Record summary: The RNA shown here (c-di-GMP-I riboswitch aptamer) has 87 nucleotides and comes from Halonatronum saccharophilum DSM 13868. Of the family's consensus pairs, 95% are formed in the model. The coordinates come from a structure-prediction model, not an experiment, and the mean pLDDT is 84. It was read from a public genome assembly, where an Rfam model found it.
[in-house]
RNA sequence: AAAAUUUAAAGGCAAACAUAUCGAAAGGUAUGGACGCAAAGCCAUUGGGUCUACAGAUAUAAUAUCUAUGAUUGCCAGGUUGCCAUU
Numbered sequence: 001a002a003a004a005u006u007u008a009a010a011g012g013c014a015a016a017c018a019u020a021u022c023g024a025a026a027g028g029u030a031u032g033g034a035c036g037c038a039a040a041g042c043c044a045u046u047g048g049g050u051c052u053a054c055a056g057a058u059a060u061a062a063u064a065u066c067u068a069u070g071a072u073u074g075c076c077a078g079g080u081u082g083c084c085a086u087u
Base pairs, nucleotide, nucleotide: 003087004086005085012037013036017032018031019030020029021028022027035074041080042079043078046077047076048075049072050071051070056066057065058064059063
């Protein structure tokens, strides 16, 4: 320096839920809290999937349908960066 593995060590992140707050919503942020995670670090201008529908379009009695420029990296891949023991 590189690769593989997960017996250790040092640690890291933080689901649901609660409170506050932003947002039309999905959802985000902060605090508390831990379901779990060897990348549960980052990239949504890498591809796919999924969620929402303010605005817009269509139909309509009520309302419904379509639609991402919105969201999701703790949905799946891909890219990229990173700690340590052993070999």